[in-house]
Context: one part of a larger RNA
RNA sequence: GAACGAACGCUGGCGGCAGGCCUUACACAUGCAAGUCGAACGAGAAACCACCUUCGGGUGGCAGAAAGUGGCAGACAGGUGAGUAACGCGUGGGAACUUACCCUAAGGUGAGGAAUAACUCGUGGAAACGCGGGCUAAUACCUCAUAAUUCGGGCAACCGACAAAGAUUUAUCGCCUUAGGAUAGGCCCGCGUUGGAUUAGUUUGUUGGUGAGGUAAAAGCUCACCAAGACUACGAUCCAUAGCUGGUUUGAGAGGAUGAUCAGCCACACUGGGACUGAGACACGGCCCAGACUCCUACGGGAGGCAGCAGUGGGGAAUAUUGCGCAAUGGGCGAAAGCCUGACGCAGCCAUGCCGCGUGAGUGAAGAAGGCUUUAGGGUUGUAAAACUCUUUCAUCGGUGAAGAUAAUGACGGUAGCCGAAGAAGAAGCUCCGGCCAACUCCGUGCCAGCAGCCGCGGUAAGACGGAGGGGGCAGGCGUUGUUC
Repeated sequence: GAACGAACGCUGGCGGCAGGCCUUACACAUGCAAGUCGAACGAGAAACCACCUUCGGGUGGCAGAAAGUGGCAGACAGGUGAGUAACGCGUGGGAACUUACCCUAAGGUGAGGAAUAACUCGUGGAAACGCGGGCUAAUACCUCAUAAUUCGGGCAACCGACAAAGAUUUAUCGCCUUAGGAUAGGCCCGCGUUGGAUUAGUUUGUUGGUGAGGUAAAAGCUCACCAAGACUACGAUCCAUAGCUGGUUUGAGAGGAUGAUCAGCCACACUGGGACUGAGACACGGCCCAGACUCCUACGGGAGGCAGCAGUGGGGAAUAUUGCGCAAUGGGCGAAAGCCUGACGCAGCCAUGCCGCGUGAGUGAAGAAGGCUUUAGGGUUGUAAAACUCUUUCAUCGGUGAAGAUAAUGACGGUAGCCGAAGAAGAAGCUCCGGCCAACUCCGUGCCAGCAGCCGCGGUAAGACGGAGGGGGCAGGCGUUGUUC
């Protein structure tokens, strides 16, 4: 000098764009953050209409709520960086794989069956939640049939095996099998990737083989048997530290430091373990077990997981609203209308940063007053002020009023912009002045009080302390501290 997710002190007018728990991966009240489909399915409340009525209500119609079965989505989006020194990441290769929805193409979609939730009856429990009897539907479930360009066996001929679901407003949308594509992912390898030798030996599924199992898939991935290997001073093992990268920052560069925001990958979801479902998870707002903690309890038993968005306590030098909207972009479901979306779009708070603008302009004395100083003449503050003449950016007030989105729909927002009104009106501080380093005098103090980045100032004329006047620098900031180059 530059930089910062900064903090602190003093000060503080406006706008644009960005950023905002770096500390306790500490604990969390409350609300919201993942639903959707009636064009898969049965059933059907309130309200309304009609009829009947013993005036309690009943029956029928319309309507379709909450709930249920079923499908798809809850594996994305969002958060955090604890762990991880690793094929985790980066880069370049590889072969033994999978891929819902989507696209292309070929073929098929036949015949039956048994249940079950909802509902109803009974019953247990404080609750959470059940238990038993009965009824019912399906694109839920099962059986049979059919079947190769699929799968298995076989050198081959050939042999064997496996599927489906319907809905409808009649336009279609679905369902099953197969092949290819697209997209996404799993796996393997070369190279690169912090410090410590005051860590020198490490390893027994360990290293390799055969066979078997297992997986979507190669493989000690697992197991049985066999061999005794494998890694290591080019640093194994162990310990410590750490998410990695594109980048960011500094520097002429080489290099150093760093990994906030944004983007890619990874890991995690109270702690530890486990699988289920599924195309995909060993699943943040799913399940089971164990543990710690919190809450409810009728003491028998239950409920919970903000490292989602707000918000609270705590910690800390320190970091924001329990806001608005799905109008846009994107996502889920749906044929669609649409519903959901704390993703996102916006608004609020904060000089946290960068950038822009303003706090007025012109004229105005050999120079008012006051202050300071003085050799008492003067000098300086200083064209500064006053005064006169103007202007109105920004802010204020009144009116008008978008684009963003169009077939329609605007949270932002009566916002931005535009027009008009009034009046210099509402808007300047901080720090330094011994040298480095730009800027000097007076008074006070008297090795005291104090200053200080280094050198050093202060013991009676201190340009270094404190105040004043004056001056230098930067300016909506200035200075200090911290960290990096």